Overview: A computed fold for an 85-nucleotide RNA from a Gemmatimonadota bacterium, annotated as transfer RNA. The prediction has a mean pLDDT of 80. It matches the Rfam family "tRNA". Rfam classes the family as a transfer RNA. Its family is annotated with triplet codon-amino acid adaptor activity in the Gene Ontology.

[in-house]
RNA sequence: GUCGGCAUGGCGGAACUGGCAGACGCGCAGGACUUAGGAUCCUGUUCCGAAAGGAGUGUGGGUUCGACCCCCACUGCCGACACCA
Numbered sequence: 001g002u003c004g005g006c007a008u009g010g011c012g013g014a015a016c017u018g019g020c021a022g023a024c025g026c027g028c029a030g031g032a033c034u035u036a037g038g039a040u041c042c043u044g045u046u047c048c049g050a051a052a053g054g055a056g057u058g059u060g061g062g063u064u065c066g067a068c069c070c071c072c073a074c075u076g077c078c079g080a081c082a083c084c085a
Stems, first nucleotide, its partner, number of pairs: 001081007010026003019065001027045006046055003058074005
């Protein structure tokens, strides 16, 4: 350089054929229980915001009524091939 694959919260990991993003688990926070701790149970847990509401799937565009999903460019990582020595 060419070709292919991957990129989703703090972590793992879902989301049918383009139609409610983050189910579920871990972790974390608060509470119940306990003399205390562990275990267990309940509630909450992407971001901004007091709320209403808004934003968000690596980045920037595009197609579409509608995009994690399709198209283009780019970034990072992984692999194969090629090139140089």